Molecule: FMN riboswitch aptamer (RFN element)
Organism: Polycladospora coralii
């Protein structure tokens, strides 16, 4: 340093404005929020001659989790597999899906006096990962 096993610890934000109404954080105006890894022309901080090294940059580019089906099993849960949203112009550029202006779109299930991203509930669960750590062999 690579691997395998096992353990600890962490590990999701958001309508206090206004309308309507017998009721609305569910409807209508407005207002907010944005898991995790990967990618990356931002942005940084060293070194320099090129230019390199670390750290940092996406809700809608890629993969992936929470939740819903379905199978199988040792009936504990786990493995497997399926399903499951969303972006364009315009700028600057050798090159823009990520930068810079602008205008947009998305957003499990169940529950409710009314239709929920944002409120309650499953859930003091799970969990994609992250971070440290023990063990063996080579």
């Nucleotide at each position: 340093c690579a691997u395998a096993u096992c353990c600890u610890u962490c590990g999701g934000g958001g309508c206090u404005g206004g309308g309507u109404g017998a009721a609305a954080c569910u409807c209508c105006c407005g207002a907010c929020c944005g898991g995790c890894g990967g990618u990356g022309a931002u942005g940084g901080u060293c070194a320099g001659a090129a230019u390199g090294a670390c750290c940092u940059u996406a809700g809608u580019c890629c993969g992936u989790g929470a939740c819903c089906c379905g199978c199988a099993u040792a009936u504990g849960a786990u493995g497997c597999g399926g399903u499951g949203g969303a972006u364009u112009c315009g700028g600057u550029g050798u090159a823009a899906a990520u930068c810079c202006g602008a205008a947009g779109c998305c957003g499990a299930c169940a529950g409710u006096g009314a239709a929920a991203g944002u409120c309650u509930g499953g859930a003091u669960g799970g969990g994609a990962g992250a971070a440290g750590g023990a063990u063996g062999a080579a």